[in-house]
Context: one part of a larger RNA
RNA sequence: GGAUGAACCUAGCGGCAUGCUUAACACAUGCAAGUCAGACGGGAAACAUGGGAAAUAAUGUUUCCAGUGGUGGACGGGUGAGUAACACGUAAGAACCUGCCCUUGGGAUGGGAACAACAGUUCGAAAUAACUGCUAAUACCCUAUAGGCUGAGGAACAAAAGGAGGAAUCCGCCCGAGAAGGUGCUCGCAUCUGAUUAUCUAGUUGGUGAGGCAAUAACUUACCAAGGCAAUGAUCAUUAGCUGGUUCGAGAGGAUGAUCAACCACAUUGGGACUGAGACACGACCCAGUCUCCUACGGGAAGCAGCAGUGGGGAAUUUUUUGUAAUGGGUGAAAGCCUGACGGAGCAAUGACGCGUGGAGGUAGAACACCCACGAAUCAUGACCUUUUUUCUCGGAGAUGAAGCAAUGACGAUAUUUGGGGAAUAAGCAUCGGCUAACUCUGUGCCAGCAGUCGCGGUAAUAUAGAGGAUGAAAGCAUUAUCC
Repeated sequence: GGAUGAACCUAGCGGCAUGCUUAACACAUGCAAGUCAGACGGGAAACAUGGGAAAUAAUGUUUCCAGUGGUGGACGGGUGAGUAACACGUAAGAACCUGCCCUUGGGAUGGGAACAACAGUUCGAAAUAACUGCUAAUACCCUAUAGGCUGAGGAACAAAAGGAGGAAUCCGCCCGAGAAGGUGCUCGCAUCUGAUUAUCUAGUUGGUGAGGCAAUAACUUACCAAGGCAAUGAUCAUUAGCUGGUUCGAGAGGAUGAUCAACCACAUUGGGACUGAGACACGACCCAGUCUCCUACGGGAAGCAGCAGUGGGGAAUUUUUUGUAAUGGGUGAAAGCCUGACGGAGCAAUGACGCGUGGAGGUAGAACACCCACGAAUCAUGACCUUUUUUCUCGGAGAUGAAGCAAUGACGAUAUUUGGGGAAUAAGCAUCGGCUAACUCUGUGCCAGCAGUCGCGGUAAUAUAGAGGAUGAAAGCAUUAUCC
């Protein structure tokens, strides 16, 4: 000198960006993942139709509801605790799987038994649970068939579902093949510090057989062999998410890993599996801890490292806001519904950028202050006066963002523009001995104090404190902390 997710004094405005670096501490409340009635049987309500003397029953349409079923809750969002590792980065590889989407070849025979909902009964304070009976399906099972797989024979195994419509047809279903994207696995190189850590290892290293997996493999197991790693730093210990990047530097290189993007790991602590194309699953399940809450003491409930918000910690970090209008995601045939992703607004000079606090002209050289050689000088390139326009304020008009015929805008009484008023509403901070731009007076008297460094202060201190003046950058300025 530069830099920062900064903090402490001062402060007019705007658009843009950023905002718990500390306790992965504990969390009140609300919201953050639903959707489909064109898969299915019920329940409730309204309306319509024709019938009936009426009660009412039947049919149809619409809306709502829990349940069975499908699909999505493995994405999106958060955090960085753990991890020194094939976790990440880069370059390769073979023994794999892959829902939806895309391309393409075929197919869907004939049957059956249940279980929810519902009705009834029962236990319980509750959470929930048990029993009996009825019922549907794109739920489940059997059967038929098979350009698939196994196998080397003449065989064995394995599929399917319907819905809407008057129809055409559309949307689904099953079995193959391929592509794309994605997941898992292996490997070369690279990856902080410590030797005041020198040996470490027994499923350890390898082989054969068996099991297991989507797949390779001591992944697991039986037997056999005795190997394997290591001063080119094994093992142990400390620290740490990694990278693209960011920052300093002419570069070499150093430091760093907020925001944004990619990958990894985690979801109160530890363990486990289920479902599924995909999880060993943040807002799913089971078990065991810790803490909190409810209880009729028998037993139960919860997990903000989602968005807001609270307490606590701390020098320190925002609203319990608005909208699904845009972009994207889920679902649905669609209308639509859901979406704290996202788009916006609010708060904070936290940052970089832009604008302003006036401009122009004029007389006489004004008061206070300060200084003085008492003549004067400085403040004064000025207050003041005249004139004028922008921020501001009060009215009018008013977008782009909407794509796709129409409709659809949270932001938004916004931006912008136009008319009236009219200098009004807007300057602090640090420094002035040298380094380093800027000097005098007064107080103090090695005291009080200053200080980044050299050093100032013991009676004329340009170095302390105050005052006047000056210098610097300026809505910011200086200090502290950290890095180069």

The part of an RNA shown here (small-subunit ribosomal RNA, 5' domain) has 484 nucleotides and comes from Solanum x curtilobum. Its mean pLDDT, the model's own confidence on a scale to 100, is 81. The source organism's lineage runs through Eukaryota, Tracheophyta, Euphyllophyta, Spermatophyta and Solanum.